This is a predicted structure of a 518-nucleotide part of an RNA (small-subunit ribosomal RNA, 5' domain) from a metagenome. It matches the Rfam family "Bacterial small subunit ribosomal RNA".

[in-house]
Context: one part of a larger RNA
RNA sequence: GAACGAACGCUGGCGGCGUGCUUAAUACAUGCAAGUCGAACGUGAAGCCUUAGCUUGCUAGGGUGGAAAGUGGCGAACGGGUGAGUAACACGUAAGUAAUCUACCUCUAAAUUUGGGAUAACCCUGCCAACGCGGGGCUAAUACCGGAUGUGAUCAAUAAGAUGCAUGUCUUUAUGAUUAAAGGUGCAAACCGUUUAGAGAUGAGCUUGCGGCCCAUUAUGCUUGUUGGUAAGGUAAUGGCUUACCAAGGCUUCGAUGGGUAGCCGGCCUGAGAGGGUGAACGGCCACAUUGGGACUGAGAUACGGCCCAGACUCCUACGGGAGGCAGCAGUAGGGAAUUUUGCGCAAUGGGCGAAAGCCUGACGCAGCAACGCCGCGUGAAGGAUGAAGGUUUUCGGAUCGUAAACUUCUGUUAUGUGGGAAGAAAAGCUCGCAAGAGUAUGACGGUACCACUUGAGUAAGCACCGGCUAACUACGUGCCAGCAGCCGCGGUAAUACGUAGGGUGCAAGCGUUGUUC
Numbered sequence: 001g002a003a004c005g006a007a008c009g010c011u012g013g014c015g016g017c018g019u020g021c022u023u024a025a026u027a028c029a030u031g032c033a034a035g036u037c038g039a040a041c042g043u044g045a046a047g048c049c050u051u052a053g054c055u056u057g058c059u060a061g062g063g064u065g066g067a068a069a070g071u072g073g074c075g076a077a078c079g080g081g082u083g084a085g086u087a088a089c090a091c092g093u094a095a096g097u098a099a100u101c102u103a104c105c106u107c108u109a110a111a112u113u114u115g116g117g118a119u120a121a122c123c124c125u126g127c128c129a130a131c132g133c134g135g136g137g138c139u140a141a142u143a144c145c146g147g148a149u150g151u152g153a154u155c156a157a158u159a160a161g162a163u164g165c166a167u168g169u170c171u172u173u174a175u176g177a178u179u180a181a182a183g184g185u186g187c188a189a190a191c192c193g194u195u196u197a198g199a200g201a202u203g204a205g206c207u208u209g210c211g212g213c214c215c216a217u218u219a220u221g222c223u224u225g226u227u228g229g230u231a232a233g234g235u236a237a238u239g240g241c242u243u244a245c246c247a248a249g250g251c252u253u254c255g256a257u258g259g260g261u262a263g264c265c266g267g268c269c270u271g272a273g274a275g276g277g278u279g280a281a282c283g284g285c286c287a288c289a290u291u292g293g294g295a296c297u298g299a300g301a302u303a304c305g306g307c308c309c310a311g312a313c314u315c316c317u318a319c320g321g322g323a324g325g326c327a328g329c330a331g332u333a334g335g336g337a338a339u340u341u342u343g344c345g346c347a348a349u350g351g352g353c354g355a356a357a358g359c360c361u362g363a364c365g366c367a368g369c370a371a372c373g374c375c376g377c378g379u380g381a382a383g384g385a386u387g388a389a390g391g392u393u394u395u396c397g398g399a400u401c402g403u404a405a406a407c408u409u410c411u412g413u414u415a416u417g418u419g420g421g422a423a424g425a426a427a428a429g430c431u432c433g434c435a436a437g438a439g440u441a442u443g444a445c446g447g448u449a450c451c452a453c454u455u456g457a458g459u460a461a462g463c464a465c466c467g468g469c470u471a472a473c474u475a476c477g478u479g480c481c482a483g484c485a486g487c488c489g490c491g492g493u494a495a496u497a498c499g500u501a502g503g504g505u506g507c508a509a510g511c512g513u514u515g516u517u518c
Base pairs, nucleotide, nucleotide: 001518002517003516004515006514007513008512009511010510013377014376015375016374017373018372019370020369021335026333027332028331030330031329032328035074036073037072040071041070043068047064048063049062050061051060052059053058054057081288082287083286091211092210093209094208095207096206097205100204101203105200106199107198108197109196110195111194112193113147114146115145116144122137123136124135125134126133127132152179153178154177155176156175159172160171161170162169163168183192184191185190213260214259215258221251222250223249226248227247228246229245230244231243232242233241263285264284265283266282267278268277269276270275290311291310292309293308294307313324314323315322316321341367343366344365345364349363350361351360352359353358380410381409382408383407390401391400392399393398415455417453418452419451420450424445429440430439431438432437462507463506464505465504466503467488468487469486473502474501475500476499477498483490484489
């Protein structure tokens, strides 16, 4: 000098764009943050209409209606948070997978046949403080379970061909065995589904080369599923991944093992560069979700707002037993030098579900708070010398603040008020049309930005420094005191170095100090 997710002191007008718990991965009151589909399915409350009975506002029946819970499907593995752990194929980069999987999506080929038994909801009923748990009866499906068919797929054995860096891989032919399915809407056409294969796309798993911290005051060191083999099991898949047996190996001063620290990267800061520091925000990957362990479901999890067990903690309890998990968004307590609203909206972008309308979305879009940062603007402009008054100083002549003020003439950025007033929104859907196309809706921000007019210099300047480094000096007070100080050093009676004043210098809605990095 530059920089900062900064803090502190004094001060503070506006706007735009960003940023905002770096500490306790401490504990959390309250609300919200993941639902959706009636075009998969069976029920079907209130309300309304109506019929009958009458006790005149009730009962029973029928229709309409669609709440609510349930079965079922998809989603909930995304999105959002945090950085505890991790020195590791975790990350980065470059490869491999002839050792693999991939829901939804796209394309291609073929199919979508025939049956069955249940069960929730519902009704009756039992236990319980609560959470909840039973018993009996009825019922549906794209829920569940059989049979048929087999374009295909898998497996077994047979033959032929092609090809690779090895294990091997691929194609074709004939034989046998095993193996599918679900319907819905619609008058229909058709559309949406379902099943079996193949290809793609996307996502993921696994393996490998190289790369990036500190300590040898961690070395006759470390290792027993350890290193390798055979066989079996397991996995989507290779493999000590696991088990049995066999061998005795494997790593290491080119730093093993141990200890400490740490999420990694694109980047960011600095620097002429080389390098050094760093990993907030934004983007990619990883890990975690009160602590530890475990599996289930599923295409995908060993699952933040799922389940089970154990621990700690909090809450409820009828003492028998139960409930909970903000490192989601707000917010509270605590810690701390220190970090925001229990806001608005799904209008846009994106996501989930749905045929669609649409519903959900603290993702996101916005607003609020904070000079926390960067950028921009303003606090007036021109004229104005009796160089007014006043302050300071003085050699008492004057000098200086100083064209500064007053005063005159203007301007209208900003501000006040009034009037107008956006872009961001055209897709989708619906209607018309043979089609091309045409018509029609939706704005949180927000009466905001912006524009015009009105009033009026009115509403808007501080902070640090002035001995040298280092731009800027005098007076008074103090008297090695009080104090200053980044270094050198000032202060003991004429202090340009302390305190105050006047003046000056620098920066400016900021200015200084502290901390950290180069």